[in-house]
Predicted 3D model of a 74-nucleotide RNA (transfer RNA) from a Candidatus Heimdallarchaeota archaeon.
RNA sequence: GCGCAUGUAGUAUAGUGGUAGUAUAUGUCCCUGCCACGGACGUGACCCGGGUUCGAAUCCCGGCGUGCGCACCA
Repeated sequence: GCGCAUGUAGUAUAGUGGUAGUAUAUGUCCCUGCCACGGACGUGACCCGGGUUCGAAUCCCGGCGUGCGCACCA
C1' cells in the first nucleotide's frame, strides 16, 4: 500500500428497514439480628460524518479504531 471482517449500557452479547433487548454490573427498597443469597422496581448504549428512504443500529459512501490475510521494503 491492497483486501476481508468487525465497532451496540462499565463489561459481554442479541437485534438484517418500523417500541434498542438480555445477562452481568450498579442504585433504592423488601427479606435477615448483620452479611451473603433471594425478591421487587430503577439507572445506563447503537464509533464519527454524509447519502438512500415516510422511516436507518440495520442498506450505500467516506473517515477513524481494532483484528486477520496479502504485497512491498536493505
It matches the Rfam family "tRNA". By type it is a transfer RNA. The same sequence occurs in records of 2 taxa.